[in-house]
Context: one part of a larger RNA
RNA sequence: UUGGGUUUAAAGGGUGCGCAGGCGGCGGAUCAAGUCAGCGGUCAAAUAGCGGGGCUCAACCCCGUACUGCCGUUGAAACUGGUCUGCUUGAGUUGGAGAGAAGUAGGCGGAAUGCGCGGUGUAGCGGUGAAAUGCAUAGAUAUCGCGCAGAACUCCGAUUGCGAAGGCAGCCUACCGGCUCCAUACUGACGCUGAGGCACGAAAGCGUGGGGAUCGAACAGGAUUAGAUACCCUGGUAGUCCACGCAGUAAACGAUGAAUGCUGGUUGUCCGGACCGAUUGAGGUCUGGGCGGCGAAGCGAAAGCGAUAAGCAUUCCACCUGGGGAGUACGCCGGCAACGGUGAAACUC
Numbered sequence: 001u002u003g004g005g006u007u008u009a010a011a012g013g014g015u016g017c018g019c020a021g022g023c024g025g026c027g028g029a030u031c032a033a034g035u036c037a038g039c040g041g042u043c044a045a046a047u048a049g050c051g052g053g054g055c056u057c058a059a060c061c062c063c064g065u066a067c068u069g070c071c072g073u074u075g076a077a078a079c080u081g082g083u084c085u086g087c088u089u090g091a092g093u094u095g096g097a098g099a100g101a102a103g104u105a106g107g108c109g110g111a112a113u114g115c116g117c118g119g120u121g122u123a124g125c126g127g128u129g130a131a132a133u134g135c136a137u138a139g140a141u142a143u144c145g146c147g148c149a150g151a152a153c154u155c156c157g158a159u160u161g162c163g164a165a166g167g168c169a170g171c172c173u174a175c176c177g178g179c180u181c182c183a184u185a186c187u188g189a190c191g192c193u194g195a196g197g198c199a200c201g202a203a204a205g206c207g208u209g210g211g212g213a214u215c216g217a218a219c220a221g222g223a224u225u226a227g228a229u230a231c232c233c234u235g236g237u238a239g240u241c242c243a244c245g246c247a248g249u250a251a252a253c254g255a256u257g258a259a260u261g262c263u264g265g266u267u268g269u270c271c272g273g274a275c276c277g278a279u280u281g282a283g284g285u286c287u288g289g290g291c292g293g294c295g296a297a298g299c300g301a302a303a304g305c306g307a308u309a310a311g312c313a314u315u316c317c318a319c320c321u322g323g324g325g326a327g328u329a330c331g332c333c334g335g336c337a338a339c340g341g342u343g344a345a346a347c348u349c
Stems, first nucleotide, its partner, number of pairs: 004320003007303002012317001014200004021193003025087007033080002035076008049065006090190001091187003094183005103175006109153001113149008124135002161168002205246006215239001219235004257316006265294012298305002322349003331342004
């Protein structure tokens, strides 16, 4: 390489958009590039393959021949492809409904926490397994009133919902993205995937400027202990928050790439539609989209998966090929840096 694979054994890119490329619905006409057939030319000889022959055999020698390739020519037209034309099921548009913590910006609210001021009040408070450090007669803790600050939004709340992923939760307003259903009016294959590329991307981290209540790496002290650079306690800086910029990684997980079609059921729930039901109903049947449970067949090494497949198929992309060395070294690219991307070998088992 072929082959075989990628939930958990090595292996799905963190996610999307998308150029090139690859692949692509139903019908008609046409061309004949791919494809197939006939004929011709060429592919030097020797060697090698197959068949036969000659040296007593063999090596050796001689004769015949094929596979395959390329070129030309004459045809075939099912399939692929090109061109033309038509269609509506894929895709999209339009009209009418609907749900949602999707996003961005601004405003507002209460509880809690801490602090400040004042009142009441007096000897403790706090913390732990037990303590101590710490706070407190300069009046703490507790409690009441007023005020300030920053951050997060209890209950509702749920195998709930939304988003491509990361992720998103107090309330209101504005702007804005996506989705679903119903009608089937319109376009007529406009589609799928997507190497590179571009964009987004938790937390921590970095730069500049703000902010700083809480919590809290580092650090300090108190304990514990043989020791205790920890677990526990008292403090506490960066950070945690905001704006702008950088970084670009995660067990970025469903450890399961995207798309399409097909393949018994059953049960719950969210969002629609139609019909039945009724005094407002509850509910029932069918139907579409999502989120779950259990399971037929089938698959699987098993655990398990099972119409949201890990079943049966097709298309495209990514990735794997024994463990360690190593996601290291070197080189290159990116970055302010931290570091990221790409990514070996010797050696060893």
The part of an RNA shown here (small-subunit ribosomal RNA, central domain) has 349 nucleotides and comes from an uncultured bacterium. Its Rfam family is "Bacterial small subunit ribosomal RNA". Its mean pLDDT, the model's own confidence on a scale to 100, is 87. RNAcentral holds the full RNA, with entries from Greengenes.